Small-subunit ribosomal RNA, 5' domain from a metagenome, 487 nucleotides, folded computationally.
[in-house]
Context: one part of a larger RNA
RNA sequence: GAACGAACGCUGGCGGCAUGCUUAACACAUGCAAGUCGAACGAAGCUCUAACUUCGGUUAGAUGACUGAGUGGCAAACGGGUGAGUAACGCGUGGGAAUUUACCCAGUGGUGGGGGACAACUACGGGAAACUGUAGCUAAUACCGCAUACGCCCUACGGGGGAAAGGCUUCGGCCGCCAUUGGAGGAGCCCGCGUCAGAUUAGGUAGUUGGUAGGGUAAAAGCCUACCAAGCCGAUGAUCUGUAGCUGGUUUGAGAGGAUGAUCAGCCACACUGGAACUGAGACACGGUCCAGACUCCUACGGGAGGCAGCAGUGGGGAAUGUUGGACAAUGGGGGAAACCCUGAUCCAGCAAUGCCGCGUGAGUGAAGAAGGCUUUCGGGUUGUAAAACUCUUUCAGUGGGGACGAUGAUGACGGUACCCACAGAAGAAGCUCCGGCUAACUCCGUGCCAGCAGCCGCGGUAAGACGGAGGGAGCUAGCGUUGUUC
Numbered sequence: 001g002a003a004c005g006a007a008c009g010c011u012g013g014c015g016g017c018a019u020g021c022u023u024a025a026c027a028c029a030u031g032c033a034a035g036u037c038g039a040a041c042g043a044a045g046c047u048c049u050a051a052c053u054u055c056g057g058u059u060a061g062a063u064g065a066c067u068g069a070g071u072g073g074c075a076a077a078c079g080g081g082u083g084a085g086u087a088a089c090g091c092g093u094g095g096g097a098a099u100u101u102a103c104c105c106a107g108u109g110g111u112g113g114g115g116g117a118c119a120a121c122u123a124c125g126g127g128a129a130a131c132u133g134u135a136g137c138u139a140a141u142a143c144c145g146c147a148u149a150c151g152c153c154c155u156a157c158g159g160g161g162g163a164a165a166g167g168c169u170u171c172g173g174c175c176g177c178c179a180u181u182g183g184a185g186g187a188g189c190c191c192g193c194g195u196c197a198g199a200u201u202a203g204g205u206a207g208u209u210g211g212u213a214g215g216g217u218a219a220a221a222g223c224c225u226a227c228c229a230a231g232c233c234g235a236u237g238a239u240c241u242g243u244a245g246c247u248g249g250u251u252u253g254a255g256a257g258g259a260u261g262a263u264c265a266g267c268c269a270c271a272c273u274g275g276a277a278c279u280g281a282g283a284c285a286c287g288g289u290c291c292a293g294a295c296u297c298c299u300a301c302g303g304g305a306g307g308c309a310g311c312a313g314u315g316g317g318g319a320a321u322g323u324u325g326g327a328c329a330a331u332g333g334g335g336g337a338a339a340c341c342c343u344g345a346u347c348c349a350g351c352a353a354u355g356c357c358g359c360g361u362g363a364g365u366g367a368a369g370a371a372g373g374c375u376u377u378c379g380g381g382u383u384g385u386a387a388a389a390c391u392c393u394u395u396c397a398g399u400g401g402g403g404a405c406g407a408u409g410a411u412g413a414c415g416g417u418a419c420c421c422a423c424a425g426a427a428g429a430a431g432c433u434c435c436g437g438c439u440a441a442c443u444c445c446g447u448g449c450c451a452g453c454a455g456c457c458g459c460g461g462u463a464a465g466a467c468g469g470a471g472g473g474a475g476c477u478a479g480c481g482u483u484g485u486u487c
Base pairs, nucleotide, nucleotide: 001487002486003485004484006483007482008481009480010479013359014358015357016356017355018354019352020351021317026315027314028313030312031311032310035074036073037072040071041070044067045066046064047062048061049060050059051058052057081270082269083268090195091194092193093192094191095190096189099187100186101185104183105182106181107180108179109178110177111176112146114144115143121136122135123134124133125132126131152161153160154159166175167174168173196242197241198240203233204232205231208230209229210228211227212226213225214224215223245267246266247265248264249260250259251258252257272293273292274291275290276289295306296305297304298303323349325348326347327346331345332343333342334341335340362392363391364390365389372383373382374381375380396428398423399422400421401420402419406414431476432475433474434473435472436457437456438455442471443470444469445468446467452459453458
């Protein structure tokens, strides 16, 4: 000198764009953050009509998916958060073969005929609750056989095995379903190279290294098991210990290099702590399940409930970091044929000079060089064209009126916002640090090695340009200084 997710002190007018728990991966009250489909399904309620009626209602039909449950489908594995762990094929880069892939795209061939249940519901219970038992009824795109199967899978090449579901319709069709081939995008796996410090860590390793057989996986493999062999890694640093998410980047620097990894983007890991699997195309699953533990809460003491490292917000820690806001209008995501519903993703608004950028706090004229202040050698000098005064202007803020783009047909949270016009009036808007040298800027008074200053050298013991105040000056400016960290 530059930089910062900064903090502190003094000060503070406006706008735009960014950024905002770096500490306790500490504990969390409350609300919201993942639903949707009635064009898969049965039943109930609501509404309407008709008949009957003991005037309480009952029966039959229709209508709207209007309501909240249930079966079923898809989604919930995305999106959002955090960086604890991890020195690793985790990441970066370049390759590889033994794989898989719901929805989407392109192609081929099918979609025949049956069956038995279980929720909801009803009845009777158990329990304080969470919840749950027994019996009975019922539908389906839920479940299970049979038939068929070019292609598909297995094969000892003889043969063997395996599928489907309907719904809506204006009757034209549309949306589906099953099998299979290819694609796109995604995911899993393997390898070369690169990736912090310590030798005051020198030896480490028994599924360890390799083989055979078997198992296992979507898939290669000691991935697992049995048997056999005795290997494998290491001074080019194994092992151990400490530290750490990695990268694109960021920052500094002429560069080489150093430091760093907030925001944004890619990958990884984690979801109270540890372990496990289930479902599924995909998880060993943040707002799923089970077990154990710690903690908190409820309890009728028998037993239960919970997980903000989602968005806000609270306590705590800390030098320190925001609203328990609005909207799905846009972009994107999930469901749906659609209408539409959901979306703390997102878009916006609020708070903070936290940063960057822009603007303003007036302009011109004005010497009686006014008054006052400070100083003086008492003549003066300086503050100083500075003020006053006169002549103007109106950015920003203010008041009134109009008023968008973002939305190709409808739909605008932002927002009566941006912007435009008019009006009033210099009106509402300047501070901070420094002045011995480095280093731009000097005098007076007070103090008297005291009080104090200080980045280094050093100032202060009676005329201190270095302390404190004043006048004056220098620098930067809605900021200015200090502290911390990096180059």
Rfam family: Bacterial small subunit ribosomal RNA. Its mean pLDDT, the model's own confidence on a scale to 100, is 87.